[in-house]
Context: one part of a larger RNA
RNA sequence: GGACGAACGCUGGCGGCAGGCUUAACACAUGCAAGUCGCACGAGAACGCCCUGGCUUUGCCAGGGCAAGUACAGUGGCGAACGGGUGCGUAACGCGUAGAUAACCUGCCCACAGGCGCGGGACAACCACGGGAAACCGUGGCUAAUACCGCACGUCGUCUGGAGCCCGCAUGGGCACCAGAUGAAACCCUGCGAAGGGGCCUUUGGAUGGGUCUGCGUCGGAUUAGCUUGUUGGUGAGGUAACGGCUCACCAAGGUAACGAUCCGUAGCUGGUCUGAGAGGACGAUCAGUCACACUGGGACUGAGACACGGCCCAGACUCCUACGGGAGGCAGCAGUGGGGAAUCUUGCACAAUGGGGGCAACCCUGAUGCAGCCAUGCCGCGUGGAGGAAGACACCCCUAUGGGGCGUAAACUCCUUUUCUGAGAGAAGAAACCUCUGUAGGUUCAGAGUGUGACGGUAUCUCAGGAAUAAGCACCGGCUAACUCCGUGCCAGCAGCCGCGGUAAUACGGAGGGUGCAAGCGUUGUCC
Numbered sequence: 001g002g003a004c005g006a007a008c009g010c011u012g013g014c015g016g017c018a019g020g021c022u023u024a025a026c027a028c029a030u031g032c033a034a035g036u037c038g039c040a041c042g043a044g045a046a047c048g049c050c051c052u053g054g055c056u057u058u059g060c061c062a063g064g065g066c067a068a069g070u071a072c073a074g075u076g077g078c079g080a081a082c083g084g085g086u087g088c089g090u091a092a093c094g095c096g097u098a099g100a101u102a103a104c105c106u107g108c109c110c111a112c113a114g115g116c117g118c119g120g121g122a123c124a125a126c127c128a129c130g131g132g133a134a135a136c137c138g139u140g141g142c143u144a145a146u147a148c149c150g151c152a153c154g155u156c157g158u159c160u161g162g163a164g165c166c167c168g169c170a171u172g173g174g175c176a177c178c179a180g181a182u183g184a185a186a187c188c189c190u191g192c193g194a195a196g197g198g199g200c201c202u203u204u205g206g207a208u209g210g211g212u213c214u215g216c217g218u219c220g221g222a223u224u225a226g227c228u229u230g231u232u233g234g235u236g237a238g239g240u241a242a243c244g245g246c247u248c249a250c251c252a253a254g255g256u257a258a259c260g261a262u263c264c265g266u267a268g269c270u271g272g273u274c275u276g277a278g279a280g281g282a283c284g285a286u287c288a289g290u291c292a293c294a295c296u297g298g299g300a301c302u303g304a305g306a307c308a309c310g311g312c313c314c315a316g317a318c319u320c321c322u323a324c325g326g327g328a329g330g331c332a333g334c335a336g337u338g339g340g341g342a343a344u345c346u347u348g349c350a351c352a353a354u355g356g357g358g359g360c361a362a363c364c365c366u367g368a369u370g371c372a373g374c375c376a377u378g379c380c381g382c383g384u385g386g387a388g389g390a391a392g393a394c395a396c397c398c399c400u401a402u403g404g405g406g407c408g409u410a411a412a413c414u415c416c417u418u419u420u421c422u423g424a425g426a427g428a429a430g431a432a433a434c435c436u437c438u439g440u441a442g443g444u445u446c447a448g449a450g451u452g453u454g455a456c457g458g459u460a461u462c463u464c465a466g467g468a469a470u471a472a473g474c475a476c477c478g479g480c481u482a483a484c485u486c487c488g489u490g491c492c493a494g495c496a497g498c499c500g501c502g503g504u505a506a507u508a509c510g511g512a513g514g515g516u517g518c519a520a521g522c523g524u525u526g527u528c529c
Stems, first nucleotide, its partner, number of pairs: 001529004006525005013382006019375002021340001026338003030335003035078003040075002048066008085293003094218008104210002109206003113202004117151004126141006156183007164175004187198004219265003226256003231253008268290004272283004295316005318329004346372001348371003354368001355366004385416004397406003421466006430456001435450005473518005478499003484513005494501002
């Protein structure tokens, strides 16, 4: 000198863009953050309004219609493994980079091919009974399905056996043929129908996403020198989507280390960021990729995918409820609270846009996201007026040799401007779709027409009017280092980054006048280069 997720002191006009718990992965009140589908399925209210009848007539009771096949609930499907948070752990194939997979998986999506026939028994919801303070649970009975199960057809896949061709990168890979075994499915909507749309099953390929393996790279300590028994290898078996001591039985006795094993400490890694001419050094906030974690530890279930933040089970600590028998919970999601701390925000608005989940769609959900709020935390921009104006005015203040000098074109005054500000008015872009209709046509797509959607926001922006009107501080002035005098103090009080100032004339302390530097900031502290 530069930089900062900064803090502190003094001060503070505006706008744009960004950023905002670095500490206790400490504990959390409250609300919200993951639902959706009635075009899979069975069932199905009430408030209220209307009508009719009866009665003991402010009205009550009964029945019917609308509400409404709506709401809530249930079976089933898809999603909940994404998105969002944090950096505890991890020195590791975790990450980065370059490869391998002839050792693998991949729901939804795309493309090709083929198929969706027959049948069966249940379980929720519901009803009845019962248990419990609650959470919730039990027994019996009824019922539907794209829920579950059996059979068939077998393009095709898998396995076994046979014989054959092609290829490679070591184990090997691929293709077609024959025989045998084995393996599927679900229906719904529109329609008079034909047909169309959505869906389901099998196989192949693609795309996307992942799993695994390998070379190289990846902090400090030797005041850590030896470490290792599933350890190292083999055979066989199990297991996995898949290779493998991944696991197991048996056999062998290996494996690793001064090119630093093991142990200890520290730490998520990277693209990058800061600095530097560079080499390098330091760091890893925001944004992006990736890994790990979700009160602590362990475990599996479901599923294409998890060993699953807002799922389950067990154990533990903590908190809460309890009728003492037993139960409930997990903000390192968004806000917010307490605590810790030098220190870090609103319990806001909206799904209008972008994106995601569900749905044929309409649409619903979305603290992702888009916006708004707070904070000079940072960067950038603008302003606090401009021009003229010397009798260098009077006065205050300061200095003085008392003559004067400084403040100072500064002010007054004259002319001008209106960025800002105040008031009034106009007023966006961000919106294209979805949907409906027409077109050869009830399909995809396309074209045209119509309807119609904005949180931000009456915001940005523009116009008019008014009036210099609303707006300057902070640090420093001995040298380094730009900027000097007076008074007070008297080695005191104090200053100080280093050198050093202060003991009676202090440009170094404190005040004042003046000056210098930067400026809505200026200084100090901390950290890095």